[in-house]
Context: one part of a larger RNA
RNA sequence: GUCUGCGAGUCAGUGGCAUGUGGCGUGCAUAAGCCGUGUGGCGUAUGCGUAGCGAAGGCGAGUCUUCAAAGGCGUUUGUCGCGUGUCCUGGACCCGAAGCGGGAUGAUCUAGCCCUGGGCAGGUUGAAGCGUGGGUAAGACCGCGUGGAGGACCGCACCCACCUGGGUUGAAAACCGGGGGGAUGACCUGGGGCUAGGGGUGAAAGGCCAAUCAAAUUCCGUGAUAGCUGGUUCUCUCCGAAAUGCAUUUAGGUGCAGCGUCGCGUGUCGCCUCCGGGGGGUAGAGCUACCGGAUGCUUGAGGGCCCGUUUGGGGUACCGACAGCAGCCGAACUCCGAAUACCCGUGAGGUGUGGCGCGGCAGUGAGUCGGCGGGGGAUAAGCUCCGUCGUCGAGAGGGAGACAGCCCAGAGCGUCGUCCAAGGUCCCGAAGCGUGUGCUAAGUGGGAAAGGAUGUGGGGCCGCAUUGACAGCCAGGAGGUUGGCUCAGAAGCAGCCAUCCUUGAAAGAGUGCGUAACAGCUCACUGGUCUAGUGGUCCCGCGCCGACAAUGUAGCGGGGCUCAAGCACACCACCGAAGACGCGCCAGCAGGUUUCCUGCUGGGUAGGAGAGCGUCCCCCAUGGGGCGAAGCGGCCGCGUGAGCGUGUCGUGGACCGUGGGGGAGUGAGAAUGCAGAC
Numbered sequence: 001g002u003c004u005g006c007g008a009g010u011c012a013g014u015g016g017c018a019u020g021u022g023g024c025g026u027g028c029a030u031a032a033g034c035c036g037u038g039u040g041g042c043g044u045a046u047g048c049g050u051a052g053c054g055a056a057g058g059c060g061a062g063u064c065u066u067c068a069a070a071g072g073c074g075u076u077u078g079u080c081g082c083g084u085g086u087c088c089u090g091g092a093c094c095c096g097a098a099g100c101g102g103g104a105u106g107a108u109c110u111a112g113c114c115c116u117g118g119g120c121a122g123g124u125u126g127a128a129g130c131g132u133g134g135g136u137a138a139g140a141c142c143g144c145g146u147g148g149a150g151g152a153c154c155g156c157a158c159c160c161a162c163c164u165g166g167g168u169u170g171a172a173a174a175c176c177g178g179g180g181g182g183a184u185g186a187c188c189u190g191g192g193g194c195u196a197g198g199g200g201u202g203a204a205a206g207g208c209c210a211a212u213c214a215a216a217u218u219c220c221g222u223g224a225u226a227g228c229u230g231g232u233u234c235u236c237u238c239c240g241a242a243a244u245g246c247a248u249u250u251a252g253g254u255g256c257a258g259c260g261u262c263g264c265g266u267g268u269c270g271c272c273u274c275c276g277g278g279g280g281g282u283a284g285a286g287c288u289a290c291c292g293g294a295u296g297c298u299u300g301a302g303g304g305c306c307c308g309u310u311u312g313g314g315g316u317a318c319c320g321a322c323a324g325c326a327g328c329c330g331a332a333c334u335c336c337g338a339a340u341a342c343c344c345g346u347g348a349g350g351u352g353u354g355g356c357g358c359g360g361c362a363g364u365g366a367g368u369c370g371g372c373g374g375g376g377g378a379u380a381a382g383c384u385c386c387g388u389c390g391u392c393g394a395g396a397g398g399g400a401g402a403c404a405g406c407c408c409a410g411a412g413c414g415u416c417g418u419c420c421a422a423g424g425u426c427c428c429g430a431a432g433c434g435u436g437u438g439c440u441a442a443g444u445g446g447g448a449a450a451g452g453a454u455g456u457g458g459g460g461c462c463g464c465a466u467u468g469a470c471a472g473c474c475a476g477g478a479g480g481u482u483g484g485c486u487c488a489g490a491a492g493c494a495g496c497c498a499u500c501c502u503u504g505a506a507a508g509a510g511u512g513c514g515u516a517a518c519a520g521c522u523c524a525c526u527g528g529u530c531u532a533g534u535g536g537u538c539c540c541g542c543g544c545c546g547a548c549a550a551u552g553u554a555g556c557g558g559g560g561c562u563c564a565a566g567c568a569c570a571c572c573a574c575c576g577a578a579g580a581c582g583c584g585c586c587a588g589c590a591g592g593u594u595u596c597c598u599g600c601u602g603g604g605u606a607g608g609a610g611a612g613c614g615u616c617c618c619c620c621a622u623g624g625g626g627c628g629a630a631g632c633g634g635c636c637g638c639g640u641g642a643g644c645g646u647g648u649c650g651u652g653g654a655c656c657g658u659g660g661g662g663g664a665g666u667g668a669g670a671a672u673g674c675a676g677a678c
Base pairs, nucleotide, nucleotide: 001678002677003676004675005674006673011090012089013088015087016086017085018084019083020082021081022080023079024078027048028047029046033042034041035040052059053058062073063072064071065070093231094230096228100221101220102219103218104217105216111195112194113193114192115191116190117189118188119187120185122154123153124152125150129146130145131144132143133142134141158182159181160180162179163178164177165176166175197213199209200208201207234612235611236610237609238608239607244257245256246255247254248253258364259363260361261360262359263358264357265356266355269354270351271350272349273348274347275345276344277343278342284336285334286333291330292329293328295326296325297324298323302319303318304316305315306314307313367392369390370389371388372387373386374385375384376383397408398407399406412585413584414583415582417581418580419579423575424574425573426559427558428557432572434571435570436569437568438567439566445561451545452544455542456541457540458539459538460537461536462535463534464533472529473528474527475526476525478502479501480500483497484496485495508523512521513520586602587601588600589599590598591597592596613667615664616663617662618661619660620659621658622657623656624655631651632650633649634648635647636645637644638643
């Protein structure tokens, strides 16, 4: 892992509430017990009910507060079985703690201690003391020898476990290899003994106390408790949620409400549109309509600074109040002010079973994404918090390549029928390489911004032009004058000021380059040549650049596509879903002229309600079986399903069914479930 078996809402209570059903209702029922064996009888203690109100005295269909009024609670129908739902008390659907308490068992492991024994190859060093020599007044002291001290040195046994390699389903639940430390000591070790669980022992790590230690092990209390996790077994039918509010030592729990279901009651009270009547201060807008912010100009109270100074006065290109003019901003500003939404209605039309009340049973109280309106954040987040609608949740089908939350659309069953939706119609791949008119050249389409550009199509406006424009080419582009100033110089061309006049077809006191300054080149402007359009600006459509990433094209699903198979507009046709329709059938609900017809309905998690299948046992009735029961296997048949068939064949070898009723150890795929087998 697989298979087989086992494996989870049970039982009890003269319990509560509700509901179905039954008995009695001149109210109902007994409990213990007794007689007793017939699911018999007795038993009326007691319980519920029959009157309530008040704290009580008490009064009584009333009573209490009270002078009264007014108000509160009352003015009645039950009771006892059985079944079912649910709750309470119990282990209370099942499994699961870490733990807590009590009694025992442990120091053959290990920690410390006690008693009694044992062990430490070999080598090295050479303390004190002693002897002797020197030395001294005597010493101290020095040398030599002797001596053999030391938690001394090196190093086996022995003890330890620092490094590294291996091992890691090991040879081993701590080992093996190579190195390492101690090795006469606070050393190692045998045997015997002592200390015990909030206790021991500990050169102290919370270490060790039998592979177990921040409180051993074992049995018991014990089925501890678990607002937590997991699991919870047959079928069909009807309906069908919530992830919100308030509160909570509350936040993943719970109570009440909200939303579901079932029953009873009420009976159109519901919903939609229209109409009529309402309140509002949002969007927007506005602000000499307030509050607050804020820009420019005018005005210039006042101030600064300067002159002057006796009261005082004058000046100022500084600041600047009030006021005025103009233009603005605001969730917590409003002179204004929608659309929607909301409330009411004896109203009208439509729709339709909804609405409301009482009661039984719930679940939910982690939501999610999308659109719109907002707060927080960074006008970030698959972010977070509200409002509102939708989807998913609990929703299958078609589309979006794949893709809970997007688009279309709500799946009772069958059908090799039809029509559409979103989306599509060249091939993959169902249906048009459809029609018409344009656009795009970028594979744009098929990813992106600020910004940039004689891309290209369309439109508007303003110039110039056969009295010849635009572009090119030829020629001119002059004189006063080197304007004045400045300057070393300043001559069109560093800078400042001015910017005239003359000739002329035209020519700036000069557009750019250039020189030290001149010179030189060029432009404006003019003529000629040429010949028909040529410039500017704004708007719209489509495109271009901006555009760099890691395996391999890789930012159309692919192939591939260019008067398109891209884009825009218009049109025709077709495909396309579990949608709709047709035909047949099943079920639920409602109605009816009721063996039938008609209409509507039938996605579904939590959950509510209903109807059934099957297993084992019991009672009553009735059947089958050695001419072959149950069980097991194949085939066939029946039922919407759980399932069923004394149909048939085989196996098997002794019990088994059907109808009515009763009772449960009653249904397995999941619990890192339990046991066995492989």